[in-house]
Context: one part of a larger RNA
């Protein structure tokens, strides 16, 4: 490159909107660009195929023909394109209906903890395997009272529930989004992925302003130990919070891209709607059929098929070197060779 492939062996962007592009529902009519007939030209010989001759069979070697491609007419009108109409079964609006840590602001509740001031009291607390560093007679630890700040939200709580994903829980209010049922009133293919791009993007961590109770990287002391830049104990600083503006990683995982249609069955759960079942959307479990190396998957598919995007092609070198873009930086994203086995 051709096949082959991506749950776990190499391999699904972290995720979501969308341009370009690929790719696309029903029915008619009209072109004929793609496909199709034939027909003529032509593509120097050789080579490539076949077929015959000649030869001892094979090489060989000489005629003939094929084959393929393009141009010009010429044909068919089913596919595919186009234009122009046409329907709703894919999208979407539109009414009603409920369910939720869905988001953002803003107000706001009680418990704890810790500090502060009093009282009331007297010798210890505190930690651990055992200590010791600390703390306490300048009254500590404990109990009572009042008050101050800050983060978090005990029960409910599930195998629950919401979000695209990171992720989201004390309450109420106000704004704001999304999907799920039911009508089946409207619009009529508006559709499906999506290269570049553009928004979001856990914790660390950066810049400026706040804020700092508990907790703690770092640092400083006690112990352990041969040593102990640790595990164990006492104390701390950033940071954790809040605005704003950046970093853009992750075992960002279902390690499993996105949408369609299609293939026994049963069991729980959530949510609407129903006298009740079935049916509809979501979320666990068992399992046939199919698949898989196996493990397991298995209507929420890793089964049957289709469309469209990303990725892989021995390990190590090496999520590196160098360049380039981004970034205040830290550093990200893209991404090799030499030599090695």
């Nucleotide at each position: 490159u051709u096949g082959g492939g991506c749950g776990u062996a190499a391999a699904g962007c972290a995720u979501a909107u969308g341009u370009a592009g690929g790719u696309g529902g029903u029915a008619a009519a009209u072109u004929a660009a793609g496909u199709u007939u034939c027909a003529a030209u032509u593509u120097a010989a050789a080579u490539u195929u076949u077929a015959a001759a000649g030869u001892u069979u094979a090489u060989u070697u000489u005629u003939a023909a094929a084959a393929a491609g393009a141009u010009u007419g010429u044909u068919a009108g089913a596919c595919u394109a186009a234009u122009u109409u046409u329907c709703u079964a894919g999208a979407g609006u539109u009414c009603a209906g409920a369910a939720g840590a869905a988001g953002a602001u803003u107000a706001u509740g009680g418990a704890a903890c810790u500090u502060u001031a009093a009282a009331u009291g007297u010798a210890a607390c505190a930690g651990u395997a055992a200590a010791a560093u600390g703390u306490g007679u300048u009254g500590a630890u404990a109990u009572u009272u009042a008050a101050a700040a800050g983060a978090a939200c005990c029960u409910c709580a599930a195998u629950g529930g919401c979000g695209a994903a990171a992720g989201c829980a004390g309450u109420a209010a106000u704004c704001u989004a999304g999907g799920c049922u039911g009508a089946u009133a409207c619009u009529g293919a508006c559709a499906c992925u999506g290269a570049g791009a553009u928004a979001u993007c856990a914790a660390a961590g950066c810049g400026u302003g706040g804020g700092u109770a508990g907790c703690a990287a770092a640092a400083g002391g006690g112990a352990u130990u041969a040593g102990a830049u640790a595990c164990c104990c006492c104390u701390g600083u950033a940071g954790u919070c809040c605005a704003c503006g950046c970093c853009c990683u992750g075992a960002a995982c279902g390690a499993u891209g996105a949408g369609u249609g299609u293939u026994a069955a049963c069991u729980u759960u959530u949510g609407a709607a129903u006298u009740a079942a079935a049916g509809c959307a979501a979320a666990a479990g068992u399992a046939a059929a199919a698949c898989u190396a196996a493990c397991g998957u298995g209507u929420u598919u890793a089964g049957c098929a289709c469309u469209c995007c990303g990725c892989c092609u021995g390990g190590g070198g090496a999520c590196u070197a160098c360049g380039a873009u981004c970034g205040c930086a830290a550093g990200a994203u893209u991404a090799a060779a030499a030599c090695u086995c």
Molecule: small-subunit ribosomal RNA, central domain
Organism: Phyllymenia taiwanensis